RNA sequence: AGAGUUUGAUCCUGGCUCAGAACGAACGCUGGCGGCGUGCCUAACACAUGCAAGUCGAGCGCGAAUGGAGCAAUCCUAGUAGAGCGGCGCACGGGUGCGUAACACGUGGGUAAUCUGCCUAGAAGACUGGAAUAACCUUGGGAAACCUUGGCUAAUACCAGAUAAGACCACGGGGACUUCGGUCCUUGAGGGAAAAGGUGGCCUCUGUAUACAAGCUAUCACUUCUAGAUGAGCCCGCGGCCCAUCAGCUAGUUGGCGGGGUAAUGGCCCACCAAGGCGACGACGGGUAGCUGGUCUGAGAGGACGAUCAGCCACACUGGAACUGAGACACGGUCCAGACUCCUACGGGAGGCAGCAGUGGGGAAUCUUGCGCAAUGGGCGAAAGCCUGACGCAGCGACGCCGCGUGUGCGAUGAAGGUCUUCGGAUCGUAAAGCACUGUCGCCCGGGACAAAGAAAGUGAUGGUACCGGGAGAGGAAGCACCGGCUAACUCUGUGCCAGCAGCCGCGGUAAUACAGAGGGUGCGAGCGUUGUUCGGAAUUAUUGGGCGUAAAGCGCUUGUAGGCGGCUUCGCAAGUCGCGUGUGAAAGCCCUCGGCUCAACCGAGGAAGUGCGCGCGAAACUGCGAGGCUUGAGUGCCGGAGAGGGUGGCGGAAUUCCCGGUGUAGAGGUGAAAUUCGUAGAUAUCGGGAGGAACACCAGAGGCGAAGGCGGCCACCUGGAAGGUAACUGACGCUGAGAAGCGAAAGCGUGGGGAGCAAACAGGAUUAGAUACCCUGGUAGUCCACGCCGUAAACGAUGGAUGCUAGCUGUGGUGGGUAUUGACCCCCGCCGUGGCGACGCUAACGCAAUAAGCAUCCCGCCUGGGAAGUACGGCCGCAAGGUUAAAACUCAAAGGAAUUGACGGGGGCCCGCACAAGCGGUGGAGCAUGUGGUUUAAUUCGACGCAACGCGCAGAACCUUACCCAGACUUGACAUCCACGGAAUCCUGCAGAGAUGUGGGAGUGCCCGCAAGGGAGCCGUGAGACAGGUGCUGCAUGGCUGUCGUCAGCUCGUGUCGUGAGAUGUUGGGUUAAGUCCCGCAACGAGCGCAACCCUCGCUUCCAGUUGCCAUCAUUUGGUUGGGCACUCUGGAGGGACUGCCGGUGUCAAGCCGGAGGAAGGUGGGGAUGACGUCAAGUCCUCAUGGCCUUUAUGUCUGGGGCUACACACGUGCUACAAUGGUCGGUACAAAGGGCUGCAAGCGCGCGAGCGUGAGCCAAUCCCAGAAAACCGAUCCCAGUUCGGAUCGAAGUCUGCAACUCGACUUCGUGAAGUCGGAAUCGCUAGUAAUCGCGGAUCAGAACGCCGCGGUGAAUACGUUCCCGGGCCUUGUACACACCGCCCGUCACACCAUGGGAGUCAACUGCUCCAGAAGUCGGUGCGCCAACCGCAAGGGGGUAGCCGCCUAAGGAGUGGUUGGUA
Repeated sequence: AGAGUUUGAUCCUGGCUCAGAACGAACGCUGGCGGCGUGCCUAACACAUGCAAGUCGAGCGCGAAUGGAGCAAUCCUAGUAGAGCGGCGCACGGGUGCGUAACACGUGGGUAAUCUGCCUAGAAGACUGGAAUAACCUUGGGAAACCUUGGCUAAUACCAGAUAAGACCACGGGGACUUCGGUCCUUGAGGGAAAAGGUGGCCUCUGUAUACAAGCUAUCACUUCUAGAUGAGCCCGCGGCCCAUCAGCUAGUUGGCGGGGUAAUGGCCCACCAAGGCGACGACGGGUAGCUGGUCUGAGAGGACGAUCAGCCACACUGGAACUGAGACACGGUCCAGACUCCUACGGGAGGCAGCAGUGGGGAAUCUUGCGCAAUGGGCGAAAGCCUGACGCAGCGACGCCGCGUGUGCGAUGAAGGUCUUCGGAUCGUAAAGCACUGUCGCCCGGGACAAAGAAAGUGAUGGUACCGGGAGAGGAAGCACCGGCUAACUCUGUGCCAGCAGCCGCGGUAAUACAGAGGGUGCGAGCGUUGUUCGGAAUUAUUGGGCGUAAAGCGCUUGUAGGCGGCUUCGCAAGUCGCGUGUGAAAGCCCUCGGCUCAACCGAGGAAGUGCGCGCGAAACUGCGAGGCUUGAGUGCCGGAGAGGGUGGCGGAAUUCCCGGUGUAGAGGUGAAAUUCGUAGAUAUCGGGAGGAACACCAGAGGCGAAGGCGGCCACCUGGAAGGUAACUGACGCUGAGAAGCGAAAGCGUGGGGAGCAAACAGGAUUAGAUACCCUGGUAGUCCACGCCGUAAACGAUGGAUGCUAGCUGUGGUGGGUAUUGACCCCCGCCGUGGCGACGCUAACGCAAUAAGCAUCCCGCCUGGGAAGUACGGCCGCAAGGUUAAAACUCAAAGGAAUUGACGGGGGCCCGCACAAGCGGUGGAGCAUGUGGUUUAAUUCGACGCAACGCGCAGAACCUUACCCAGACUUGACAUCCACGGAAUCCUGCAGAGAUGUGGGAGUGCCCGCAAGGGAGCCGUGAGACAGGUGCUGCAUGGCUGUCGUCAGCUCGUGUCGUGAGAUGUUGGGUUAAGUCCCGCAACGAGCGCAACCCUCGCUUCCAGUUGCCAUCAUUUGGUUGGGCACUCUGGAGGGACUGCCGGUGUCAAGCCGGAGGAAGGUGGGGAUGACGUCAAGUCCUCAUGGCCUUUAUGUCUGGGGCUACACACGUGCUACAAUGGUCGGUACAAAGGGCUGCAAGCGCGCGAGCGUGAGCCAAUCCCAGAAAACCGAUCCCAGUUCGGAUCGAAGUCUGCAACUCGACUUCGUGAAGUCGGAAUCGCUAGUAAUCGCGGAUCAGAACGCCGCGGUGAAUACGUUCCCGGGCCUUGUACACACCGCCCGUCACACCAUGGGAGUCAACUGCUCCAGAAGUCGGUGCGCCAACCGCAAGGGGGUAGCCGCCUAAGGAGUGGUUGGUA
């Protein structure tokens, strides 16, 4: 510090996701030790049991039991235990975070508005009296808790009086300060208010007289006052959550006067008076939440959090209340109400773990019912001491952080074994073993602390712990996650869109580095992963640090309130600002330094920091404030002009329609074509007249005006604004503008008019598969006017307003100046407006560019992934329609912008092709052949499926082939290599069997080495195992080969240049070509694969060569048969020839094109071979090769038979026909290219024939196949299902072959079907072509109508490129890119998820009104009751129970609101 993910690729926008750190965690797997921390985040749910606050006999009065001693009285236990009165404490410490959005907290101030027990310092005191009461005894009640009657008694308990320095209260004088309210100091006279003693010691005085008391003294207590310290109360400034779909709230409310109350201010409370107070700087309401120091994260600014530790607050079962007290409205106190639990004798009672442990429950989840007061701290006490679940320790939990260990060194036959393998090896791996060492932790033994202090003594829970020494011994101690990319780490096996994985993208459908296992590897390590949460990355809320033309985003426009911002200059102030100082910013924490535990974590000490707040002093540039000045911003005045700016009234002509009349007759109208419609009752057309409504041709322009919406005939009136010129006036008066107000197209709504044309809805006619549309005929709202609503729009420049600055060129509207002119123009310069192009700059790009989207300032509005949705709910507005404001659940991994390359378009341009057209002949109909589908079958083997499968693989299935089926056999196998043994191989033959096979007999030995024995090669047989075999699967694992686009003219590269980039350029453009062929131009210049040419063949010719070829001349003959010849033909080798070379025209001086000459051939001369980059996961694992998988007495091999030849049908490809351009018969002529020794076969004989017999010749320019046929000559048939046509069937044969039944071809005789030119549709062909005619060959024993070749005869037509199909180039649009066979929208059906509404209903919280009202304070009353004081008494004073009143919790009633559930 970034990365993955939108696309074919690119740039941008933008969301989602990951890598980091952290945690009071939890879960999974695993787990050796220690130190330091830490541990109910959920039910503030309920709690058994024990403990957590007592202490003081030196405040006081009582005062046992038990046990012991004694005969007993009695004594000891013992004035002990114990309860009680009294004092102090219990308001601290400890827990929790419910409530609380608040002066609760933080920070800084104020208190002149206050209090403060214990403590400290100082001052002054503590005198004289009195009456009770608990305990105790006693009475009664009760189950208990407890209550009660009568009586006794003490005090540091209570009461009265005295005294009063000072305090307090009221009044007066003086001084200081002051916020003008008052406060402080001093002083005069007056009023009322205090106290308590305990213990120790002493005896000088007094008294009893050992010793005590009074007294004195010491100490602890006590009273009053002052001051301090500490703690607390109250008040104020500022700061810190969300929702505006909460916008208005408020009657004690705001203030005043007077009271009450409090320690104290205050509506805190009350009476009266006034009508205020708060609020967009967010009141009120709702939701959430203890706040802070800090913690986590982050570069920081920030964001999130508020466990442990520390400060503050709040709470103590829930709600209310007060009492006591210095302090409480009181966690382990009281009273009341409520819920709950427990006890009960049913009458009543008791209780409150959010103290420490612990239990149940809840939950993913959080510990011991431990030890000790030794330390620290606290309460009481004079003290000893007691109490202390505060605390100190220990226990449990890898919950966290830190440290340590599980060994170290040497050790290569690189052991065994595992895994992989190309079988060679590689790897685990120096790893192990083995050898030599060490001793941390753990284990055993011994020693043994600090913590304990200010002198001495005593005192240790932790703990026989830490630590130290010794001993044994490698022994007891490693796992977890991951390995497709991000992200470090790869192979095998299994699985087969299954099982599963997954943070995102995504993996898995038979070769998965992504699932599962294994081997190996990577990372971390007593841990490792997962989940959750927070921050980061995210500049993805942007202060630092973002945006708004098209990605989300400028309000439709204007005026203007609050607010924000604001020209030049002078002086002053000092609020902001800046500087210095000072106080504070608790401690802990973070950071730095030093130090202590062996180190570290942890801890100690010091420092720094704490960006903040207060106070003081200073500065005056900037902002602000006050005062003054200025003119450039802004405004006013004056002058002459421009304009569809707005409003009102009037006027005008053209046109449509309607009405009246005339002329006139059969149509008109409308459309792609029609029809509905109008018209003989007279339309349309035409002429004249009239009515009415709406809109204003030409001018008219990228023109003008207006804020926008918008504005268009002419005239008048009323009226707004802008520009130019002038420089007189004001003197910053300005800009923007949340709310607000006004304006606001069309449609729509209300009321009333109006209504010619047009025209939603509607009707009819067409179109169509349908046509609720487009087209046509009609037609109502509406469009128009008046008044009132609505308030929206692609209200767009998709661009808010204002100001300043920043190259130019050009058009246009308005106006001014200059120049010039008789004048108007032209021309030059300026201002304002409105357009085009364009530099810098900006932009993701497109583009913008003085009318900015540039450079800056100010203000407003708006955006934050897509969908859900501009929707729901709520509010506001509206008559309604609806508008405005405006979510969430859920869901997706994208949605987008611009540009690029393709592809596509019933887009455009240019151009090709038998593509169409023009022609000729076919197919589709018939019969047959053949292939395919389908069906059938034991099997009908398999493959091929649009073109580009279907007479295709098959250049030839009776057996074989053969892969299929049935049956019978074999198992190292039919075939290959290796080993052992035997035998030569081989040939003839018998029996069984369908055969394979099985079982016999006979003949017979070769080659090489070697003297021989024997060995070897080859072949055969037997045997064992390695292995063979597979036309089994996967053509979507592959090679090779092939088809197709397409013989189409294209496809690319290097360098350069342009672009952020994909990419472009080159290859586009102008011409031209069959061609990216060539020329010209050009930021391109070159090059490669294609095109063309080079190759073969045909056509002309020359040379060479003449046998088997040829024959002009000579001879010969039936015959080139022979002699002879090589001229010709021909053969087959080498050459020549054609190149737009020549001429004319045209063209850009080009490439080229057109015409011509010559030539056998002319513009690539005909044909062939040759197929660019690529596309179709095209075809083929059944040609071959090959990975993987499967099979192994079978999916292999052999054999017999069957099948591939089936047959209701359907399709493709062909053959033969339907006839007279023909059939039949007879006669006659002319090829080319091939083939031939298991072969072609002449000739002769036989047969009607297929053929048979015999057999010359020929390994072939020699012989043979071999008669070419159509054609030509002649004859016949006479338009018919025929003398056409030949299917089918019958009979008889021929040939091949082991064998023609299933299932061959051919021959002869007989039979003689369909068919009379073929619907929709569709195929081929542009010249030696189509058509037509025959011939040959491959395969092959035999079996072509197929295939591959050959020649014979031999046409027609092409105007042309609009259309169909395919293709090429350029361009354009695109939401397509598995690319139009694309993408994609809506309804409907079913299932599921989430949400809104819904007659209602249920629950929770809450407002208001009312009823009722416990306890309790306060007030009133108090005739009942009462010790202290007064009084001789009566009585009084005072108090109090009770009662009444105000307030008030729970409870109840009614009526609203909010939220949630459910329907």
A computed fold for a 1463-nucleotide RNA from a Myxococcaceae bacterium, annotated as small-subunit ribosomal RNA. Model confidence (mean pLDDT): 85 of 100.